This is a predicted structure of a 512-nucleotide part of an RNA (large-subunit ribosomal RNA, domain I) from Halioglobus sp. NCBI's taxonomy places the organism under Bacteria, Pseudomonadati, Cellvibrionales, Halieaceae, Halioglobus. Its mean pLDDT, the model's own confidence on a scale to 100, is 87. Its Rfam family is "Bacterial large subunit ribosomal RNA". Its family is annotated with ribosome and structural constituent of ribosome in the Gene Ontology. The RNAcentral record of the full RNA draws on ENA.
Context: one part of a larger RNA
RNA sequence: CGUAUACGGUGGAUGCCUUGGCAGUCAGAGGCGAUGAAGGACGUAGGAGCCUGCGAUAAGUCUCGGGGAGGUGGCAACCGACCUUUGAUCCGGGAAUGUCCGAAUGGGGAAACCCACCUGGUGCAAGCCAGGUAUUCACAACUGAAUACAUAGGUUGUGGAGGCGAACGCGGGGAACUGAAACAUCUAAGUACCCGCAGGAACAGAAAUCAAUUGAGAUUCCCCCAGUAGCGGCGAGCGACCGGGGAGUAGCCUGCAAGUGAUAGCGAGACGGUUAGUGGAACGGUCUGGAAAGUCCGGCGAUAGAGGGUGAUAGCCCCGUACACGAAAGCCGUUUUGUGGUACUGAGCUUGCGACAAGUAGGUCGGGACACGAGAUAUCCUGACUGAAGACGGGGGGCCCAUCCUCCAAGGCUAAAUACUCCUGACUGACCGAUAGUGAACCAGUACCGUGAGGGAAAGGCGAAAAGAACCCCGGAGAGGGGAGUGAAAUAGAACCUGAAACCGUGUACGU
Numbered sequence: 001c002g003u004a005u006a007c008g009g010u011g012g013a014u015g016c017c018u019u020g021g022c023a024g025u026c027a028g029a030g031g032c033g034a035u036g037a038a039g040g041a042c043g044u045a046g047g048a049g050c051c052u053g054c055g056a057u058a059a060g061u062c063u064c065g066g067g068g069a070g071g072u073g074g075c076a077a078c079c080g081a082c083c084u085u086u087g088a089u090c091c092g093g094g095a096a097u098g099u100c101c102g103a104a105u106g107g108g109g110a111a112a113c114c115c116a117c118c119u120g121g122u123g124c125a126a127g128c129c130a131g132g133u134a135u136u137c138a139c140a141a142c143u144g145a146a147u148a149c150a151u152a153g154g155u156u157g158u159g160g161a162g163g164c165g166a167a168c169g170c171g172g173g174g175a176a177c178u179g180a181a182a183c184a185u186c187u188a189a190g191u192a193c194c195c196g197c198a199g200g201a202a203c204a205g206a207a208a209u210c211a212a213u214u215g216a217g218a219u220u221c222c223c224c225c226a227g228u229a230g231c232g233g234c235g236a237g238c239g240a241c242c243g244g245g246g247a248g249u250a251g252c253c254u255g256c257a258a259g260u261g262a263u264a265g266c267g268a269g270a271c272g273g274u275u276a277g278u279g280g281a282a283c284g285g286u287c288u289g290g291a292a293a294g295u296c297c298g299g300c301g302a303u304a305g306a307g308g309g310u311g312a313u314a315g316c317c318c319c320g321u322a323c324a325c326g327a328a329a330g331c332c333g334u335u336u337u338g339u340g341g342u343a344c345u346g347a348g349c350u351u352g353c354g355a356c357a358a359g360u361a362g363g364u365c366g367g368g369a370c371a372c373g374a375g376a377u378a379u380c381c382u383g384a385c386u387g388a389a390g391a392c393g394g395g396g397g398g399c400c401c402a403u404c405c406u407c408c409a410a411g412g413c414u415a416a417a418u419a420c421u422c423c424u425g426a427c428u429g430a431c432c433g434a435u436a437g438u439g440a441a442c443c444a445g446u447a448c449c450g451u452g453a454g455g456g457a458a459a460g461g462c463g464a465a466a467a468g469a470a471c472c473c474c475g476g477a478g479a480g481g482g483g484a485g486u487g488a489a490a491u492a493g494a495a496c497c498u499g500a501a502a503c504c505g506u507g508u509a510c511g512u
Stems, first nucleotide, its partner, number of pairs: 001511009015497001016461002020432002022429007029421002031164002039101003042055003046079002049075003061095006070083003106115003116133007135161009168199001169197005179186001183233001209216002220247005230238002251413003255353006265339011277325003283298003287294001299316002307319003362386008372398001393408005448455002468496001471483004
């Protein structure tokens, strides 16, 4: 040095576990904000830090309910001081307080800071306390130029808006990579992205629609029709209608007059739901073991054998579960009832009369949308220029014309079926199980990196219980170790479950 073997060190794979994720189902909710949001800064406990809570009334104050013995949140003990059956801590409803920044709104500003003015109160005063002072829109009043009336402008009052938010929606703009095996029409795609606005949904919507000689009867969504008819450097590709089957269904309004009538809102009541909760059946022994829920023996309950916990695997030990109950207060829904300006304006219903849409339809030129790329190209929208009829009228039926059929544009409203999930609750999984599953199971959008936009980790497990090793010894008042002790186990000792391999040793045997 090698081989074999035994025992170790190192290392952290594997197994098991799960507080965290992922994907859903069924319900709820679908907004918050000048009554100052979302998000923060700084504070706040008897004792340092961080998290959580809260706001100078600061882990809290008041009140109404629930609940019933311990409590003063967590890491996290310790010391101290307290609270509590005169009901604390805790849970729920309501209220109060709520520094500073932030739409941030008195002015400024390098956010959490600086500097003001007005009114009232108080004080001898310095000062302190309370309220107000942004912009814009609407309305009202008062004022009021050039300029006579006026108007612009100004002032005040009242009300609204502003900002944030995951996706879904509608609208205004709108790429490129890519594909076409290059590339320009085309495609990608009206996608990504930017902007505006809204709602719990939005948009659309009651035929100037289709159909085809029979007829249908608003819109939306799904399945088919059908990868069909078509469009297409007829390339790549794009891609319907009619009709059928379903989901869900709902129709209306307009100006004037008359009559009838009492909507919204507000108050009260009832019922249901929701925001705390309450009751809730039934077991003992033997054996093994550290421990019984396991074994064996004998019982019991079940509208409850969902699930979780307990020293191993528990219907009957604990929490629960089936089932049955429960709200002072708030909120939601349904419903009943009262009130409800009527001097003017007024929902709905009935009747009568009336109205029924013009720079519009159409045309020409240029674009865009329609599955349809200008094509024989209808239809829809419109930037420019034009420009009707008016129900004896007008539009459409895919060039165009006639016949026929059908509808009535140029005003408006409209639930449901549909889309989505930042969020709440319950439940589910031939989903993951710590290199997986969210980036994040752990104080993670943290540490760290970057001027910045931005990028972005690693890191779980002693034990049933800390019983977390008193005391002794070596040692530097070490580190580490040896005894002792605890424990079922300490090769479970905190660098802690299991503890693979690489890698490094020690003993023994053999070889050289």